A computed fold for a 73-nucleotide RNA from Wickerhamiella sorbophila, annotated as transfer RNA. Rfam family: tRNA. By type it is a transfer RNA. Its mean pLDDT, the model's own confidence on a scale to 100, is 81. The sequence is in RNAcentral, with records from Rfam.
[in-house]
RNA sequence: UCCUCUUUAGCUCAAUUGGCAGAGCGUGGGACUUUUAAUCCCAAGGUUCAGGGUUCGACCCCCUGGAGAGGAG
Numbered sequence: 001u002c003c004u005c006u007u008u009a010g011c012u013c014a015a016u017u018g019g020c021a022g023a024g025c026g027u028g029g030g031a032c033u034u035u036u037a038a039u040c041c042c043a044a045g046g047u048u049c050a051g052g053g054u055u056c057g058a059c060c061c062c063c064u065g066g067a068g069a070g071g072a073g
Base pairs, nucleotide, nucleotide: 001072002071003070004069005068006067007066010025011024012023013022019056027043028042029041030040031039049065050064051063052062053061
């Protein structure tokens, strides 16, 4: 310098070839228990890496840039 992949909740990851942003773990509250743990119920938590474009509508498509990983020279 070039190519590929990844980027979404605190963490690990989904989101069916564009149509309501979700799960598990964790966190907070409650139930149960003599207490803790375990189990069960509820809740909070998001500028989907940044900026622009296409579209009635973008996590998803296009362009530019950032960060991380791998490869080629």